The part of an RNA shown here (small-subunit ribosomal RNA, central domain) has 350 nucleotides and comes from an uncultured prokaryote. The full RNA is in RNAcentral, with records from ENA.

[in-house]
Context: one part of a larger RNA
RNA sequence: CUGGGCGUAAAGCGCGCGUAGGUGGUUAAGUCAGUCAGAUGUGAAAGCCCCGGGCUCAACCUGGGAACUGCAUCUGAUACUGCUUGGCUAGAGUACGGUAGAGGGGUGUGGAAUUUCCUGUGUAGCGGUGAAAUGCGUAGAUAUAGGAAGGAACACCAGUGGCGAAGGCGACACCCUGGACCGAUACUGACACUGAGGUGCGAAAGCGUGGGGAGCAAACAGGAUUAGAUACCCUGGUUAGUCCACACCGUAAACGAUGUCAACUAGCAGUUGGGGGACUUGAUCCUUUAGUGGCGCAGCUAACGCGAUAAGUUGACCGCCUGGGGAGUACGGCUCCAAGGCUAAAACUC
Numbered sequence: 001c002u003g004g005g006c007g008u009a010a011a012g013c014g015c016g017c018g019u020a021g022g023u024g025g026u027u028a029a030g031u032c033a034g035u036c037a038g039a040u041g042u043g044a045a046a047g048c049c050c051c052g053g054g055c056u057c058a059a060c061c062u063g064g065g066a067a068c069u070g071c072a073u074c075u076g077a078u079a080c081u082g083c084u085u086g087g088c089u090a091g092a093g094u095a096c097g098g099u100a101g102a103g104g105g106g107u108g109u110g111g112a113a114u115u116u117c118c119u120g121u122g123u124a125g126c127g128g129u130g131a132a133a134u135g136c137g138u139a140g141a142u143a144u145a146g147g148a149a150g151g152a153a154c155a156c157c158a159g160u161g162g163c164g165a166a167g168g169c170g171a172c173a174c175c176c177u178g179g180a181c182c183g184a185u186a187c188u189g190a191c192a193c194u195g196a197g198g199u200g201c202g203a204a205a206g207c208g209u210g211g212g213g214a215g216c217a218a219a220c221a222g223g224a225u226u227a228g229a230u231a232c233c234c235u236g237g238u239u240a241g242u243c244c245a246c247a248c249c250g251u252a253a254a255c256g257a258u259g260u261c262a263a264c265u266a267g268c269a270g271u272u273g274g275g276g277g278a279c280u281u282g283a284u285c286c287u288u289u290a291g292u293g294g295c296g297c298a299g300c301u302a303a304c305g306c307g308a309u310a311a312g313u314u315g316a317c318c319g320c321c322u323g324g325g326g327a328g329u330a331c332g333g334c335u336c337c338a339a340g341g342c343u344a345a346a347a348c349u350c
Stems, first nucleotide, its partner, number of pairs: 004321003007304002012318001014201004021194003025088007033081002035077008049065006091191001092188004096183004103177007110154001115149007125136002162169002206248001208246004215242002220236004259317006267295002270292009279282001299306002323350003332343004
């Protein structure tokens, strides 16, 4: 090295793009590098193995053989792989015409609600809880009507609905912009798959500078509860934060706890976006394609369950696991403004 695994037992990088590398459709010719066959040379002796011989046997010694699975050269084979050359169109892509969509970025606009302020009506309570109290209110609150300001979020529509690689995305209008799907033709002609390093994106919280601040709300203060209550409940104030711009951080139960790509393998009834067809033109039926959910055969699985969106049957490539604790820690290195992150042990112990 050869093994077995990775939904829940240890184990799929959070997700893309992509370098090296690995792998790669179909056909013809050439080549003969890999591959295969034969021959020659070499592969020291001893040892191992086989057949003999010598010490009374054996160990031991000794003769012969085999073996030394290797390497080099030569001569052949040419299916497969490689290489070279020329084709092909089923993979991949481009052009054209359509379609759906909370995909992304920017600018502007809107209504409901909360809060605050102003004015009117109005009077003794309001608020809150399991019950209360703190709190607010005769300096006129709560309630109600009108007006103003400001910030944040967009009810209904809304749907195992849609879009996106993932994180994620939900009022409306416009501008800029990415991707997907469907259709029929034309074109390119393997241009492909994966991807160590690398590089980009990446919720929330957190950090820096400058804004903003309605509501909510760590920390904090007070009231309760309680044996205590640094909590759960209530009242505050609010501070940070949540919001915006720019820059950083780079982590999550970043989950489908299921890497990406491709092929193949019963059915049934939903739903979303396209296409085609049928007639009885409808709340219709049939069919096809791309998604998205539910059952389910075979098969798989320790079981649960999975089951064409596989955890089935295979192939390509990458990542990862190897008893629990110590520990995702120490040390070192890299990185960060910091907080931290990434990489990653051992002693000891069960």